Notes
This is a predicted structure of a 349-nucleotide part of an RNA (small-subunit ribosomal RNA, central domain) from a metagenome.

Context: one part of a larger RNA
């Protein structure tokens, strides 16, 4: 290079935007640059392959043929690709009129718990465990009520439900903004797909400047448990959880890249829409989106997949090639750092 192959055995980048690049809908009409076909030159010799021949035969050696898949010139062909010129709508967008949403971000409000302070009532206990003890408390806890004060998450609604591209999103209201569905077919007129590189976003810990700190809780102290007990129980507790800015850049599952086309159904939930029943509520029936389960056909070792495909094609990217050494070492690179990305080997089995 090629060949198998990526849900679970090795393999799908964590996700998105896009460059270069591969790939491209329907038709008309050029060109002929790929592409098909003649012809003509070149394509040393020697060699391999066939035919023939000399050495007694064979290695060897000698003659003809073939071949040399290639290049070059020349005609000719015009269906496919490419170009150039027009056209088209069903592929993409757009436009109107409606829909649904915990999709972003910002500002304000608000009720439950919880602590703390302040005062009343009230007195010996509390609290915690399997049991206890450390702790707390006669300087009046605990429990109770009134006010005040703080910080964080938002109970029931709730769902096998929604909404984002993924991380991932939940009290209420207002601004501010981004996607998505659906009807009408009114515009443009392939404007498409995928994407090496880039570039963004990207959960928790973490790291820096600065705030904030109710509760919870890594370190850390202390009590028990136990042969021990650097734990697992129990009474504290600091970074941190929380904000603003700025890094970091992992994990990231459906363990299932994206796009598109096509291939039995049945059921059930969500968001439109047309239609009939009918005052209506509701329900039927057709259709487009999304989310689930069960299955045909086919797939799959098998477990399962099964119109949301792991059937059946195409097209573009990214990955795999024994187990361990190792996600290590070198070395670039990026980070303040901590580590990230990139990533062998010798040796062994």
């Nucleotide at each position: 290079c090629u060949g198998g192959g990526c849900u679970u055995a090795g393999a799908g980048c964590g996700c998105a935007u896009g460059u270069a690049g591969g790939c491209g809908g329907u038709u008309u009409g050029g060109u002929u640059u790929g592409u098909g076909g003649g012809a003509g030159g070149u394509g040393a010799a020697a060699g391999c392959u066939c035919c023939g021949g000399g050495c007694u035969c064979a290695a060897c050696c000698c003659g003809g043929a073939a071949a040399a898949u290639g290049c070059c010139u020349u005609c000719c062909a015009a269906a496919c690709g490419g170009c150039c010129a027009g056209a088209c709508u069903u592929g993409a967008g757009g436009a109107u009129c409606g829909g649904a949403g915990g999709g972003g971000g910002a500002a304000g409000c608000g009720g439950a718990a919880c602590u703390c302070c302040a005062u009343g009532u009230g007195u010996a206990g509390c609290g915690g465990u399997g049991a206890a003890a450390u702790g707390c408390g006669u300087u009046g806890a605990u429990a109770u009520a009134u006010g005040g004060g703080g910080g964080a998450a938002c109970g029931c609604c709730g769902a096998c439900g929604g909404c984002g591209a993924a991380g991932g999103c939940a009290g209420c209201u207002u601004c501010c903004u981004g996607g998505c569905c659906g009807a009408u077919u009114c515009c443009u007129g392939a404007c498409g797909c995928u994407g090496a590189g880039a570039u963004g976003c990207g959960a928790a810990a973490g790291c820096g400047u600065g705030g904030g700190g109710a509760g919870c809780a890594a370190a850390c102290g202390g009590g028990a448990u136990u042969a021990g007990a650097u734990a697992c129980c129990c009474c504290g507790g600091u970074a941190g959880u929380c904000c603003a800015c700025g890094c970091c850049g992992u994990a990231a599952c459906g363990a299932u890249g994206g796009g598109c086309a096509c291939u039995a159904g049945g059921u059930a939930g969500c968001g439109g829409u047309g239609u009939c029943u009918c005052u209506g509520a509701u329900g039927g029936c057709a259709u487009c989106g999304c989310u689930g389960c069960c299955g045909a056909a086919g797939c799959g070792u098998a477990a399962g997949c099964g119109u949301u495909a792991a059937g059946u094609g195409c097209c573009c990217c990214g990955c795999c090639u024994g187990g361990g050494g190792a996600g290590u070492a070198c070395g670039g690179u990026c980070g303040c750092a901590a580590g990230g990305c990139u990533g062998a080997a010798a040796c062994u089995c």

The RNAcentral record of the full RNA draws on SILVA. Its mean pLDDT, the model's own confidence on a scale to 100, is 90.